[in-house]
RNA sequence: GCAGUCGGCCAGACGAUCGCCGGUCUUCGCACCCGGGUGAAGCGGCUUGCCGCGGAGCCCGAAGGGCAGAGGCGGGAGGAAAGUCCGAACUCCGGAGGGCAGUGCGCCGGGUAACGCCCGGGCAGAGCAAUCUGACGGAACAGUGGCACAGAAAAAAUACCGCCCUGAGUGAGCCCGCAAGGGCGAAUCGAAGGGUAAGGGUGAAAAGGUGCGGUAAGAGCGCACCGCGCCCGUGGCAACACGGGUGGCAGGCAAAACCCCGCACGGAGCAAGACCAAAUAGGGCAGCACCGGUCCGGCAACGGGCCGAACGGACGGCCCGUCCGUCGCUGCCGGGUAGGUCGCUGGAGCCCGCGAGCAAUCCCGGGCCUAGAGGAAUGAUCGUUGCGCCGAAGCUCCGAGGCCGAGAGGCUGAGGAGCGAAGGCGAACAGGAUUCGGCUUAUCGGCCGGCUGCGGCA
Numbered sequence: 001g002c003a004g005u006c007g008g009c010c011a012g013a014c015g016a017u018c019g020c021c022g023g024u025c026u027u028c029g030c031a032c033c034c035g036g037g038u039g040a041a042g043c044g045g046c047u048u049g050c051c052g053c054g055g056a057g058c059c060c061g062a063a064g065g066g067c068a069g070a071g072g073c074g075g076g077a078g079g080a081a082a083g084u085c086c087g088a089a090c091u092c093c094g095g096a097g098g099g100c101a102g103u104g105c106g107c108c109g110g111g112u113a114a115c116g117c118c119c120g121g122g123c124a125g126a127g128c129a130a131u132c133u134g135a136c137g138g139a140a141c142a143g144u145g146g147c148a149c150a151g152a153a154a155a156a157a158u159a160c161c162g163c164c165c166u167g168a169g170u171g172a173g174c175c176c177g178c179a180a181g182g183g184c185g186a187a188u189c190g191a192a193g194g195g196u197a198a199g200g201g202u203g204a205a206a207a208g209g210u211g212c213g214g215u216a217a218g219a220g221c222g223c224a225c226c227g228c229g230c231c232c233g234u235g236g237c238a239a240c241a242c243g244g245g246u247g248g249c250a251g252g253c254a255a256a257a258c259c260c261c262g263c264a265c266g267g268a269g270c271a272a273g274a275c276c277a278a279a280u281a282g283g284g285c286a287g288c289a290c291c292g293g294u295c296c297g298g299c300a301a302c303g304g305g306c307c308g309a310a311c312g313g314a315c316g317g318c319c320c321g322u323c324c325g326u327c328g329c330u331g332c333c334g335g336g337u338a339g340g341u342c343g344c345u346g347g348a349g350c351c352c353g354c355g356a357g358c359a360a361u362c363c364c365g366g367g368c369c370u371a372g373a374g375g376a377a378u379g380a381u382c383g384u385u386g387c388g389c390c391g392a393a394g395c396u397c398c399g400a401g402g403c404c405g406a407g408a409g410g411c412u413g414a415g416g417a418g419c420g421a422a423g424g425c426g427a428a429c430a431g432g433a434u435u436c437g438g439c440u441u442a443u444c445g446g447c448c449g450g451c452u453g454c455g456g457c458a
Base pairs, nucleotide, nucleotide: 001454002453003452004451005450006449007448008447009446010445012385013384014383015382016381017380018379020076021075023073024072025071026070027069029067030066032065033064034061035060036059037058038057042053043052044051045050046049078429082440083439085438086437087436088435089434090269091268092267093266102265103264104263105262106261107121108120109119110118111117122136123134124133125132126131137260138259143258144257146253147252160200161199162196163195164194165193166192169189173184174183175182176181208226209225210224211223212222213221227249228247229246230245231244232243233242234241235240273342274341275340276339283333284332285331286330287329288328291308292307293306294305295304296303297302310326311325312324313323314322315321349368350367351366352365353364355362356361387426388425389424390423394419395418396417397416398415401412402411403410404409
């Protein structure tokens, strides 16, 4: 220098103008709450025109609350605020204890409030390496099921080709016989039977691998080495590693198929939940009022339906008539709704430093306060400037080839790379809603550091 790998950090800056949302202070306005005054209807009492209760309406008040305006000051998103996937805090509900079911997790050690997260280590795999990846309990002989196509066979197996043994038969030829016929029989081919699992072939995967011996041919059949299981020893907290012995050696793959084993787990979530609390309707209790008839329910008190009477209103005077209404009234209590307040942000908090630790992390000391909100504010324009990319002329470097020269070398030079003024272009992903620890996903680009490989120079 190039290529790579890991970790950390930033997510433009400053100013002006105009806005947005909370907070706080000042100031101004409004009579909604509120405070003061006056006091109607109505009700009660009696000595009958007075008293008491009662509070409508009206008037005044800007001290307090509230609403609205103006001004000042101060504050106002993230590394992921996101997905809501894990783990917690907090809150309410449930719960004697145990079990089943269900869900999640699963090498070892450490960290943490906790975790399925993080750190360190082991093992396996990828890479020359730095480094990265791993649901990594059951060597799948507890059981059930699966393994497409191909293949003989996909799991206590089997034999398609091949190899080997036996071999009916075939049969050159030879022998016996006068003949018919009979016997022997090399080689080749070979029905059939048997052995084999070396070789071929199929497949993602084929019953430990390589070699030597052995055999009719073969085979852990025997042996050596490797692999594997078991036992022992040594090292390590452990996972595990190493060494020795031993067993001829195993029914392959898959548990992110069911399953088995071990461990953990009650449910819902800030629309959790707590408090205050109107109007209307309904509930309970008390008091007052309540003409008649009839029906229903009820022991009754009483409740309800219908009809009539009475009273009031409408049909712009009155009467008749018609229609409508009188849904009892008042007070108190309790539940709930609208609405309001709290929960709500000072917290497993952030920053700096010392120390412990390989690290995650932790201890101690100092400093800081940094949105709290309700479907939701944090923005826009302009100027200056920083960053990245492009970029004419020009400059620098490399340089195939050509020419000159005896040579050393010189001249030229297609092309390539870098720097580069003006100017142009670009700047992402994204938006708090109870809080915190993680994970995952999205993200223009830039900066810093560690390490690895290759090349060059000294």